[in-house]
């Protein structure tokens, strides 16, 4: 002076609050005790699942993703090993890193030419024209100049396209259950009221009405809600990511939304920022410190 890679993220006490639990009380609260209470990114919502609805008989086209090689994983665009290229004295990082010999386009200025074509010089040659130098048109080598690249089976595929794989769609305001008031619906009795059939009475039909009974949607309640691909310790496997197998733990769950304020003593004076169905990753923002390995340089 770096590299990698793990951790901490003011401490400690006292009061008073605020969510959830438990106990005890009590018809039900309430009060009282005890106990618990944001993250390494909870954020961007950018990827993959879980989980809940709706759809599906298989493949297929279409769209859309990923792109060396083997492996982990519930998956993945993620992680681990290798190999390849570039950067670094180095430890180490960083890489859409399949195919340009299937076909299409595309190569900025510059140059004659950019894949269509062919420029000047020099040299050999062939034809034609001259008496010769010459010259005019060819054909072969070599060389100049541009340019990132110049003809070469020529670059680019984070151009479209080939190839190989993968991919149903919507999201917790998903969803399921409890169910009012009022207005529709349907069923069923009554039906002295009205309409219609008969002259007329019965009668039958349909209607208001009135009673009971069913069902759906709304408002409003409750659930989904946190025991999980969970965390810890020790063992086996495995180069590693990871996995196995024992043991021991339970670590927020609101619902306008809790996690706060005061106060004492003290350092190095505290950064970025706050859960809203969960889980695994990416990427971003981040005062400061602490530990292990390793590299250079004195």
């Nucleotide at each position: 002076a770096g590299u990698u890679g793990g951790c901490c993220a003011g401490a400690c006490a006292g009061u008073c609050g605020c969510u959830g639990g438990c106990a005890a009380g009590c018809a039900a609260c309430a009060c009282c005790g005890c106990c618990a209470g944001a993250g390494g990114a909870a954020a961007g919502u950018c990827c993959g699942g879980g989980c809940u609805c709706c759809g599906c008989a298989g493949a297929g086209c279409a769209g859309g993703g990923u792109g060396c090689u083997g492996g982990g994983u519930a998956a993945c665009g993620c992680c681990c090993a290798g190999g390849c290229g570039c950067c670094g004295u180095g430890a180490g990082g960083c890489g859409a890193c399949g195919a340009a010999g299937a076909g299409g386009g595309c190569c900025a200025c510059a140059g004659a030419g950019a894949c269509g074509a062919g420029u000047c010089g020099c040299g050999a040659u062939g034809c034609g024209u001259g008496a010769u130098u010459g010259u005019g048109c060819g054909u072969c080598g070599c060389g100049g100049g541009u340019g990132a690249a110049a003809c070469g089976a020529g670059g680019c595929a984070a151009c479209c396209u080939c190839c190989a794989c993968c991919c149903g769609g919507a999201g917790c305001a998903a969803c399921a259950u409890c169910a009012a008031a009022u207005a529709g619906g349907c069923g069923g009795a009554c039906g002295a009221c009205g309409a219609c059939g008969u002259g007329g009475c019965u009668c039958g039909c349909c209607g208001a009405g009135u009673c009971c009974g069913c069902g759906g949607g709304u408002a409003g309640g409750u659930g989904g809600c946190u025991c999980g691909a969970g965390c810890c310790u020790c063992g086996g496997g495995g180069c590693a990511a990871c996995u196995c197998g024992a043991g021991g733990c339970c670590u927020a769950g609101a619902g306008g939304a809790a996690u706060g304020a005061c106060u004492g003593u003290c350092c190095a004076c505290g950064a970025c920022a706050g859960a809203a169905c969960c889980c695994g990753g990416c990427u971003u923002a981040u005062c400061g410190g602490c530990c292990a390995a390793c590299u250079u340089c004195a």
Model confidence (mean pLDDT): 77 of 100. A computed fold for a 298-nucleotide RNA from a soil metagenome, annotated as Bacterial RNase P class A. Rfam family: Bacterial RNase P class A. Its family is annotated with tRNA processing, ribonuclease P activity and dimeric ribonuclease P complex in the Gene Ontology. RNAcentral holds the sequence, with entries from MGnify.